[in-house]
Molecule: small-subunit ribosomal RNA
Organism: Acidobacteriota bacterium
RNA sequence: CAAUUGGAGAGUUUGAUCCUGGCUCAGAGCGAACAUUGGCGGUGUGCCUAACACAUGCAAGUCGCACGAAUCAGUGUUUCGCACUGAUUAGUGGCAAACGGGUGAGUAACACGUGGGUAACUUACCCUCAAGUGAGGAAUAACUUCGCGAAAGCGGGGCUAAUACUGCAUAAUAUUUCAUAUCCCAAGAUAUGAGAUCAAAGAUGCCCUGAGCAAUCAGGGUAUCGCUUGAGGAGAGGCCCGCGUCCUAUUAGUUAGUUGGUAGGGUAAUGGCCUACCAAGGCUACGAUGGGUAGCCGGCCUGAGAGGGUGUCCGGCCACACUGGGACUGAGACACGGCCCAGACUCCUACGGGAGGCAGCAGUGGGGAAUAUUGCGCAAUGGGCGAAAGCCUGACGCAGCAACACCGCAUGGAGGAUGAAGGCCUUCGGGUUGUAAACUCCUGUUAGAGAAGAAGAAAAGUAAGGAUCCUAAUAAGAUCUUUACUUGACUAUUCUCAGAGAAAGCUCCGGCCAACUACGUGCCAGCAGCCGCGGUAACACGUAGGGAGCUAAUGUUGCUCGGAAUUACUGGGUGUAAAGGAUGUGUAGGUGGUUAAUUAAGUCAGAGGUGAAAUCCCAAAGCUUAACUUUGGAACUGCCUCUGAAACUGAUUGGCUUGAGGGCAGAAGAGGAGAGUGGAAUUCCCGGUGGAGCGGUGAAAUGCGUAGAUAUCGGGAGGAACACCAGUGGCGAAGGCGGCUCUCUGGACUGUUCCUGACACUGAAACAUGAAAGCUAGGGGAGCAAACGGGAUUAGAUACCCCGGUAGUCUUAGCUGUAAACGAUGGAUACUAGGUGCGUCUCGAGUUUUUCGAGGGGUGCCGAAGCUAACGCAUUAAGUAUCCCACCUGGGGAGUACGGUCGCAAGGCUGAAACUCAAAGGAAUUGACGGGGGCCCGCACAAGCGGUGGAGCAUGUGGUUUAAUUCGACGCAACGCGAAGAACCUUACCUGGGCUUGAACUGCUGGUAGUAAGAGUCCGAAAGGAUGAUGAUUCCGAGUAAUCGGGAAGCCAGUAGAGGUGCUGCAUGGCUGUCGUCAGCUCGUGUCGUGAGAUGUUGGGUUAAGUCCCGCAACGAGCGCAACCCCUACUCUUAGUUGCCAGCGAGUCAUGUCGGGAACUCUAAGGGGACUGCCGGCGAUGAGCCGGAGGAAGGUGGGGAUGACGUCAAGUCAGCAUGGCCUUUAUGUCCAGGGCUACACACGUGCUACAAUGGGCGGUACAGAGGGUUGCAAUCCGCAAGGAGGAGCUAAUCCCUAAAGCCGCUCUCAGUUCGGAUUGGAGGCUGUAACUCGCCUGCAUGAAGGCGGAAUCGCUAGUAAUCGCGGAUCAGCUACGCCGCGGUGAAUACGUUCUCGGGCCUUGUACACACCGCCCGUCACAUCACGAAAGCCAGCUGUACCAGAAGUCACUGAGCUAAUCCCUCUGGGAGGGCAGGUGCCGAAGGUAUGACUGGUGAUUGGGGUGAAGUCGUAACAAGGUAGCCGUACGGGAACGUGCGGCUGGAUCACCUCCUUU
Repeated sequence: CAAUUGGAGAGUUUGAUCCUGGCUCAGAGCGAACAUUGGCGGUGUGCCUAACACAUGCAAGUCGCACGAAUCAGUGUUUCGCACUGAUUAGUGGCAAACGGGUGAGUAACACGUGGGUAACUUACCCUCAAGUGAGGAAUAACUUCGCGAAAGCGGGGCUAAUACUGCAUAAUAUUUCAUAUCCCAAGAUAUGAGAUCAAAGAUGCCCUGAGCAAUCAGGGUAUCGCUUGAGGAGAGGCCCGCGUCCUAUUAGUUAGUUGGUAGGGUAAUGGCCUACCAAGGCUACGAUGGGUAGCCGGCCUGAGAGGGUGUCCGGCCACACUGGGACUGAGACACGGCCCAGACUCCUACGGGAGGCAGCAGUGGGGAAUAUUGCGCAAUGGGCGAAAGCCUGACGCAGCAACACCGCAUGGAGGAUGAAGGCCUUCGGGUUGUAAACUCCUGUUAGAGAAGAAGAAAAGUAAGGAUCCUAAUAAGAUCUUUACUUGACUAUUCUCAGAGAAAGCUCCGGCCAACUACGUGCCAGCAGCCGCGGUAACACGUAGGGAGCUAAUGUUGCUCGGAAUUACUGGGUGUAAAGGAUGUGUAGGUGGUUAAUUAAGUCAGAGGUGAAAUCCCAAAGCUUAACUUUGGAACUGCCUCUGAAACUGAUUGGCUUGAGGGCAGAAGAGGAGAGUGGAAUUCCCGGUGGAGCGGUGAAAUGCGUAGAUAUCGGGAGGAACACCAGUGGCGAAGGCGGCUCUCUGGACUGUUCCUGACACUGAAACAUGAAAGCUAGGGGAGCAAACGGGAUUAGAUACCCCGGUAGUCUUAGCUGUAAACGAUGGAUACUAGGUGCGUCUCGAGUUUUUCGAGGGGUGCCGAAGCUAACGCAUUAAGUAUCCCACCUGGGGAGUACGGUCGCAAGGCUGAAACUCAAAGGAAUUGACGGGGGCCCGCACAAGCGGUGGAGCAUGUGGUUUAAUUCGACGCAACGCGAAGAACCUUACCUGGGCUUGAACUGCUGGUAGUAAGAGUCCGAAAGGAUGAUGAUUCCGAGUAAUCGGGAAGCCAGUAGAGGUGCUGCAUGGCUGUCGUCAGCUCGUGUCGUGAGAUGUUGGGUUAAGUCCCGCAACGAGCGCAACCCCUACUCUUAGUUGCCAGCGAGUCAUGUCGGGAACUCUAAGGGGACUGCCGGCGAUGAGCCGGAGGAAGGUGGGGAUGACGUCAAGUCAGCAUGGCCUUUAUGUCCAGGGCUACACACGUGCUACAAUGGGCGGUACAGAGGGUUGCAAUCCGCAAGGAGGAGCUAAUCCCUAAAGCCGCUCUCAGUUCGGAUUGGAGGCUGUAACUCGCCUGCAUGAAGGCGGAAUCGCUAGUAAUCGCGGAUCAGCUACGCCGCGGUGAAUACGUUCUCGGGCCUUGUACACACCGCCCGUCACAUCACGAAAGCCAGCUGUACCAGAAGUCACUGAGCUAAUCCCUCUGGGAGGGCAGGUGCCGAAGGUAUGACUGGUGAUUGGGGUGAAGUCGUAACAAGGUAGCCGUACGGGAACGUGCGGCUGGAUCACCUCCUUU
């Protein structure tokens, strides 16, 4: 400092992260439409579709002051008539009609925009200047008459006028010819001179003079309007040029009047504009030609801008006027409301013929999602005509319709808490709607009613007056001015009245995105812009309450820009995300070292012109404000011209040497091509030896072999490839190149600094080269080996493995032209720390094995800065910069289709769309997983002992059966589990019989004295039902009392509600199992990383242990481990009954029996003790380990309790609790009986056995821990189960109480003196009741079974094994189960390869519901879009030909013909014109044949999508044959195999290199 003030993001890929990348949203806008709603006003806007068709009315006329006439009215008159005035009408004539108004079909073009040119042009009306306007002639419409026609209209005869037409005169600075001079950028311009040619029209008003009675006539003057010629101006137009102006190359060549010239024609004018001739050019990769689309611009919308989109209204230009063609008139048209022709359509018709063109304003039909009145007025503005008045004007001004847009206003204001009622929610307390309402007091916008009023009106005209000019003039006229009168279609505005009265809706409320609750629904109905909601507790559906937003509107849909840096000029990328061409040579193009001079194209500065107005912006002004309008400014970023500057780029010229190239001298190399040659090996052939197998595999078989293989020796043939050397060594542009020798040959490098002097870089097109496979033709063929055959494997095996084997692999000539052709990294130049290898060249030093230093160019690794999404790259860049080329823009469809092109083919190159999804993807992280790796642990294996699996029985489960066999539990972690007790009960199941506020609970209402209750009797299986003697309680008040009233309890009826082992353990609480008593799981702070995360917690040791030590960007901490707790092992102290009894005493047959004792055992309280504390060794002087001492115990002494973060939607709604749902004379409840106990079968867990380490009999010894009053029980009886009885015991007091063992006897290897199942008698016990369905005892019976297949379980010490004892539940018991207790009492562990489970580290991953994962292809079904296809149809267009309207032009013109001229003049002729004819061109049309585009098409091809289909399992882990790329063959399919290539392959080993020490 007026006109510089401006840039926001979010959701969605994942378990999570960063990035890439698409999709979606929030903003603004609209000529809009639709839905719901709707009070007023102002200002704007309003067929975007069918340039589809149009009924009706209007939209261009005017002039009598150019002309003749007619009609009407009036006046005058000389009264036959005529004249004048006014109005009207057709005609002649003039001007206008080419403007104004509409539309956007066509047009990709000088159409438009911008800036120039015209020395190549025109211009009516208007303005200025100069000159002129003399004198003649012949017609014709109107009119009249005749005729034709349905009409439209037309023809013949006759009369007449003009500012109509036409000769003559005159005339120039006009036109034209010639000459001269000057000027000029060209055709030219100007000046001078000479010659030739061309014009006109009058009208109106007034005055003067003369004649006449007058009308009038003759002459003259003057004014205005005209007319003619010329010069100039203004405005308008024509033509030409530079620049700008859409998509498509799946359109690459195009063009014959085409390009140019000469001559002519034509035009206002240049020009192939047209014609003839001549030449052969013109345009094009800076995109011609073709195709598609489109009116262009000022502007408008959006955007920070740059841009992108758009062209409605307003303004400028263009084009068009039913479709196509054509000219006429005119200053101007090839003419919207003119003409002619052709075509389509519509209308009239007397069928002969005619008429028409709303893309003017209204309006109609039609189309469409959709767009208005058949209005008023010329009052204003503007236009046409006119001298003027005036007339005309659907231009225009207004009104009507439409919330279509913008803007403004209202729908009331103040007070008002019991926070009313009602609604909704509720934790039932309340909260909210809410000062909101009611109610009280006010106000009066708008609408309503009634009045008033006229900014928009100023010009112009008329009348009267004045001034100036003109003139002879005072007349007339022109200009200016004063007064009076006349003109409003439409509308502002003001006042009065009444009354809160008439005036609020729409969308949304999961996130983005402001705003939440209840009910209903139950993957249904529905919602959805994206993500996504809905499967019984939905803030997402529907409704309600509440809330949020906007508001006369609100949402939805469509479209544009923005966000989107998502086409990137501003302002992107290409190692792995999409993207570097397979490689080179090189054309055009782009870019280019250093120095000097010149120039001035780019560039910069100044000035001038232009950039229309409107719009935008700024400052003001006018409508009450605003929208709107007006004024001034700024701006219009552009183009052109002139002048200047000269640094930079360019251009021109001259130099330079550092870029580049050359010369000379060297040296390395699998560089290329050709020819020759060598040895080893395979195979084959011949011969010898030899004699049964060989070969092959995980194991086999096919195959070869007694016709002699394999093996071995000798000889020979043939083809292909070249071991070791050999190396992240070398060479090459890439592909690629490897025995040796020779010939020819390319390139890079080093040294020298001799030569040239920018000769350079890149490189579209083009050309060349280009692995393997493949193709054509000819050779060759040893080995290998697609296809193929066979054998295996397998569910199958078109595979992997094996035996064979053909193309091919090799060569010559040609083709193909692709690969993971990769460093997934285009080329060139310059710059930017280092370190360390290899190979090569040169120089220097020392030495002569070779070493060191320096410099080149090459090839690797590590690494700083920097870059990167990260991984990583890092002087060989993916860093910092410049130049050039190529390429990318979500995934799929698809590198597909069509077209083109190349190829013999296979196929290559180029390369879409419809449709579909909301992702696809890169890098890294944490987990999980792997038929990946490493380390470690565990009765995990191994070493042992004993079992299970076989038998019988018990028990649980499945299955089956049944009226019911109630329910739950199902790998480990269901199955002697819930159940620590199913005969009834339990009991939940079944059958049958009952009850219905119920068996049990709570509240409310009403009732209740012969009431509740209830012996007895009857029916009944019981439950229950019926009857029913008898027969109540309590409190308060009144009353003497009887009794009355009220209440409580009980009962009855009713109502809320009870009840449910009904469902959902996937709605839940609680509890539990399991991984697992495994050693883990985390946090704070710090640090690292963009981040998820990492670190800590990894590493080296060690441990039972994330136990501890050391190290370390970590330091600490928590939950777990350990310890603390309990039992047990030793001991001490204290205490001493019911326990104990050593010593003392007493007593007994005997016994702690008694006195007593407190020592011991024991009991039960408190202590001690064990800590790697001590010693030695190992170890790192550590942690710790090994050994030892001492000790009751030694390295956690043994055992228990204790279970981290979490996993399994693990288990339980039937223990309990609980949400929701369901049920309510039943799914509740009561009762009897039955069932849970069934039984061809299968499995789990046990018991008892199969015997002599045993059975039987006899004798005999030693526990611990528990239990006991509805009980344990001493004692007695019984063979026993048991019975009788009741001492003692509410318990260290009494009771229940061992067996194996030991000592003897017997049995002697048998289905037994083993084993005891099963069965028959006989008994006992419990219980109302042992039939279904209990246990026990005695006697008798005496089954299977002789140690158990595959497989599998437990256990590492007081353990296994074995022996008995107790307890809970319980009337009894199915207990052989379970939980405890003690007695006796082993074996073995080398070790961690393997199996299982677990922990840590690491690796790969396309998994994250986490491998029970993910996922591929065929087939079948449904559906969608697309391609091909015999053809068929349509559109557009090219070429050739036919035919040819109107019309211009040319020629002709024997027919017709007024003006002028001539003559011999009633006429003839000349000249001219017209009709007619001919020719060129020429629209629609027709024929033939092409190109392109679109539609359709039997059938066919692949693709997408869908759902719980079918077949396999190709890929992701080493995905179970590593995968992938190219190619070829094969196969139901994924795919398999061959050849070559890649790592974007795991694992192990080795080599090389690097880092650190």